[in-house]
Context: one part of a larger RNA
RNA sequence: GAGCGAACGCUGGCGGCAGGCCUAACACAUGCAAGCCGAGCGCCCCGCAAGGGGAGCGGCAGACGGGAGAGUAACACGUGGGAACGUACCCUUCAGUUCGGAACAACCCAGGGAAACUUGGGCUAAUACCGAAUACGUCCGGAAGGAGAAAGAUUUAUCGCUGAAGGAUCGGCCCGCGUCUGAUUAGCUUGUUGGUGAGGUAACGGCUCACCAAGGCUUUGACGGGUAGCUGGUCUGAGAGGACGACCAGCCACACUGGGACUGAGACACGGCCCAGACACCUACGGGUGGCAGCAGUCGAGAAUUUUUGACAAUGGGGGAAACCCUGAUCGAGCGACGCCGCGUGGAGGAUGAAGGUCUUCGGAUUGUAAACUCCUGUCAUUGGGGAACAAGGUGCAUACGUUAACUGCGUAUGCAUUGAUAGUACCCGAAGAGGAAGAGACGGCUAACUCUGUGCCAGCAGCCGCGGUAAUACAGAGGUCUCAAGCGUUGUUC
Repeated sequence: GAGCGAACGCUGGCGGCAGGCCUAACACAUGCAAGCCGAGCGCCCCGCAAGGGGAGCGGCAGACGGGAGAGUAACACGUGGGAACGUACCCUUCAGUUCGGAACAACCCAGGGAAACUUGGGCUAAUACCGAAUACGUCCGGAAGGAGAAAGAUUUAUCGCUGAAGGAUCGGCCCGCGUCUGAUUAGCUUGUUGGUGAGGUAACGGCUCACCAAGGCUUUGACGGGUAGCUGGUCUGAGAGGACGACCAGCCACACUGGGACUGAGACACGGCCCAGACACCUACGGGUGGCAGCAGUCGAGAAUUUUUGACAAUGGGGGAAACCCUGAUCGAGCGACGCCGCGUGGAGGAUGAAGGUCUUCGGAUUGUAAACUCCUGUCAUUGGGGAACAAGGUGCAUACGUUAACUGCGUAUGCAUUGAUAGUACCCGAAGAGGAAGAGACGGCUAACUCUGUGCCAGCAGCCGCGGUAAUACAGAGGUCUCAAGCGUUGUUC
């Protein structure tokens, strides 16, 4: 000198854009953050009906999105390769979608419990479950041969379902190289290193097991200790390098602590399950319930970090044929000069160089065109009026065309109507009036800027050198000056 997710002191007019618990991965009151589908199914309630509502079975989604960085020195990450794999939804292609059966919720009956909830009996539907048939592909087998599937719905053309192949996307696995510190850590290792066989997995593999061999790593730093998420990048620097990894983006790992599996295409699953533990809450003392490192918010810790806000209008996501529903993702607003950038706090004229202040050699000098005064302007703020873009789509109506034997159906196009949280905001026009808007630090040298008074090695200053013991440009006050400016200084920290 430059930088900062900063803090502190003094001060503080407006706007745009960005960022805002770096500490206790401490504990959490309350609300919300993941639902959707009646065009899969039976039932219940309201209703004359149309229709509306409810829980349940079923399906898809809850593995995304969002958070935080505790752990991890590792194929975790980065980069470049590889072969022994999986992939719901989506796209392309081929083939099929036949016939039956038995249940379980809901519901009804009878109980248990303070509650959470739960037991027994009975009835029932399905795109839930099971069997039979069939098999272009597929799988097993050397072959012969064997095995294995499906589901329907809707005002009729679509959406589905099953088997198979290919694609796309996403993921699992392996390897080369790179990746902090100290030797006051020198030896480490028994599933350890390799082989054979088996098991297991989507898949390779000591991944696991039986047997066999005795190997494997290491001063090119093994093993153990400390520290740490990694990267694109950020800051600095002429560069080389050094330091860092907030925001944004990619990957990883975590979800009260530890362990485990279930379901599923995908999890060993933040707002799922089970077990153990600590903590907290309810209790009729028998037993239960919970997990903000989601968004707000609270306590606590701390030098320190925001609203218990609006909307799904846009973008994106889930469900649905769709309308639509959900979405603390997201888009907005609020708070704080935390940062960067822009604007303003007026402009021109104005000498009797007014008054006052300060200094003085008492002549004057300076503050100083500064003020007063005159003439203007109207940014911002204030106020009156007008007033957006972000809207595409979807839906309704009308018309035309296509499809069709035909259509009121479906598809396409055009026109009209309708959809905005932000927001009566941005922006535009008008009104009034200089009116509402300047401070902070410094002035001995480094370093731009000097005098007076007070004090008297005291009180104090100080980044370094150093000032202060009676003439202090270095302390304190004042006048003046200098530098930045809605900021200015200090502290911390990096280069």
The part of an RNA shown here (small-subunit ribosomal RNA, 5' domain) has 495 nucleotides and comes from an uncultured Verrucomicrobiota bacterium. It matches the Rfam family "Bacterial small subunit ribosomal RNA". Model confidence (mean pLDDT): 86 of 100.